Model confidence (mean pLDDT): 81 of 100. Transfer RNA from a sheep gut metagenome, 74 nucleotides, folded computationally.

[in-house]
RNA sequence: GUUUCUGUAGCUCAGCCGGAUAGAGCGGCCGCCUCCUAAGCGGCAGGUCGGGUGUUCGAAUCACCUCAGGAACA
Numbered sequence: 001g002u003u004u005c006u007g008u009a010g011c012u013c014a015g016c017c018g019g020a021u022a023g024a025g026c027g028g029c030c031g032c033c034u035c036c037u038a039a040g041c042g043g044c045a046g047g048u049c050g051g052g053u054g055u056u057c058g059a060a061u062c063a064c065c066u067c068a069g070g071a072a073c074a
Stems, first nucleotide, its partner, number of pairs: 001073007010026004019057001028044005050066005
């Protein structure tokens, strides 16, 4: 330099052949339970989906540009 993959909650990820309120597990907080802790149970908060532009009635999802990381080739 060329090609390609990944980027979604604090962490690990699902969703990605467009469709209506963005989810799960772990973690955090509150409560129940317990003599206390852990475990268990219930609830709550937390993300406008790496950034920008475009296409569309509608974009996490499609196109282009760009950023970061990985891989292959040179």

It matches the Rfam family "tRNA". Rfam classes the family as a transfer RNA. About the family: Transfer RNA (tRNA) molecules are approximately 80 nucleotides in length.